[in-house]
RNA sequence: GCACCGGUGGUCUAAUGGCAAGACUUUGGCCUUCCAAGCCAAUAAUCUGGGUUCGAUUCCCAGCCGGUGCA
Numbered sequence: 001g002c003a004c005c006g007g008u009g010g011u012c013u014a015a016u017g018g019c020a021a022g023a024c025u026u027u028g029g030c031c032u033u034c035c036a037a038g039c040c041a042a043u044a045a046u047c048u049g050g051g052u053u054c055g056a057u058u059c060c061c062a063g064c065c066g067g068u069g070c071a
Stems, first nucleotide, its partner, number of pairs: 001070007010024004018054001026042005047063005
């Protein structure tokens, strides 16, 4: 330099055009003599910019970052 894959809460993983889901973590409460465990609730996210569309995590273009292969 070229090709391919990926980027979603603090972490990991879903969502193939129609209200962004789950687990762990964190916070609060319940329970307990206390702690742990358990139960309930809450907070928190789509890499950036543009385009298509009534509507974009999703489709298209460019860029940034990471990985793999070739040179």